[in-house]
Context: one part of a larger RNA
Molecule: small-subunit ribosomal RNA, central domain
Organism: metagenome
RNA sequence: UUGGUCGUAAGGAGCGUGUAGGCGGGGUAGUAUGUCGGAUGUGAAAGCCCUCGGCUUAACCGAGGAACUGCAUCCGAAACUGCUACUCUUGAGUACGGGAGAGGAAAGCGGAAUUUCCAGUGUAGAGGUGAAAUUCGUAGAUAUUGGAAGGAACACCGGUGGCGAAGGCGGCUUUCUGGACCGAUACUGACGCUGAGACGCGAAAGCGUGGGGAGCAAACAGGAUUAGAUACCCUGGUAGUCCACGCUGUAAACUAUGAGUACUAGGUGUUGCGGGUAGUUGACCCCUGCAGUGCCGCAGCUAACGCGUUAAGUACUCCGGCUGGGGAUUACGGUCGCAAGACUAAAACUC
Repeated sequence: UUGGUCGUAAGGAGCGUGUAGGCGGGGUAGUAUGUCGGAUGUGAAAGCCCUCGGCUUAACCGAGGAACUGCAUCCGAAACUGCUACUCUUGAGUACGGGAGAGGAAAGCGGAAUUUCCAGUGUAGAGGUGAAAUUCGUAGAUAUUGGAAGGAACACCGGUGGCGAAGGCGGCUUUCUGGACCGAUACUGACGCUGAGACGCGAAAGCGUGGGGAGCAAACAGGAUUAGAUACCCUGGUAGUCCACGCUGUAAACUAUGAGUACUAGGUGUUGCGGGUAGUUGACCCCUGCAGUGCCGCAGCUAACGCGUUAAGUACUCCGGCUGGGGAUUACGGUCGCAAGACUAAAACUC
């Protein structure tokens, strides 16, 4: 490179917005870029291929033909592609009316609990463990009652429930704000899909500056255990965890499954919105549509496991990636970063 592939064997970028590019709905007319047909010119000779001939054959040589799949010009075709003009509404979007939601940001408020402090009651133990000890306590602990302070997290509801592009989001109220869904009409008229670069978001840990610090707790100290115990268990305990602003840019960032569109048996839960007839006072039950979210399962697919209208089925468009194991997701170089490091990314050698 031709290919074959990417749930688990190597392989989907953590996620989005979007530039270039690639791809792109229905109709009419035109054009003739690609496309198709014909003609002319050219495509040197030699060589390759076919036929015939010359050296006793062959290699070799000579003659003729074919071919040179290309390019240019001219004449045509107009289905498809492109372009131009007009047009359409089913793709996409806007307006209107609704209900749902831990979607995001800021401010305020609340109760339970832990800890500490003050005061009362009260006396000898309390903690902790497999058993203990370190530890706390007659300077009055633990327990219990009242009061105060402060920080962090929000029991029950809570649910293979909901929302968000992903990371993620859970007490209550208010303000600001994003998106999705449903309904019935009206409008715009292909405005679409994907997306190299680029830009933005991005758990935890970590870093910088300044706050805060109740509980928990890397490091660290001590007590145990053990042959040892730089651990598991226990008593303490600092960074950190929390807040503000900035940086880092990584995770088993997982559905280990890129995004979009169309098509292809069903069954059964559940969430949101809507429609229907009969039954019930009503909640509701039953049938049904759209949008999500689970389970089971036909065909099909798969090496198997399994997937199965939320596809790993059947097709198309675009992006990203893989190419034997190790060396190595490393070295060197470059870019970024305060650093830690991140991104990009080989080779020798070896099996």